[in-house]
Source information
Transfer RNA from a marine eukaryotic metagenome, 67 nucleotides, folded computationally. Rfam family: tRNA. Model confidence (mean pLDDT): 80 of 100.
RNA sequence: CAGGUGGCUCAAUUGGUAGAGCAGCGGUUUUGUAAACCGCAGGUUGUGGGUUCGAGUCCCACCCUGG
Numbered sequence: 001c002a003g004g005u006g007g008c009u010c011a012a013u014u015g016g017u018a019g020a021g022c023a024g025c026g027g028u029u030u031u032g033u034a035a036a037c038c039g040c041a042g043g044u045u046g047u048g049g050g051u052u053c054g055a056g057u058c059c060c061a062c063c064c065u066g067g
Base pairs, nucleotide, nucleotide: 001066002065003064004063007022008021009020010019016053024040025039026038027037028036046062047061048060049059050058
């Protein structure tokens, strides 16, 4: 200096309901598996405070990762 958000990789506009892909589970299909298609579940947004009607986003401290 950059970053930390589902198991993994990443989004999230000027602060206004946290999403996607992959993975997982169920279903359709198949002799069966895979693929394809449909659906479902999964997140105290690194921790603790502050500002605000409202914080992933702004401010402070700390922790962790990379340079």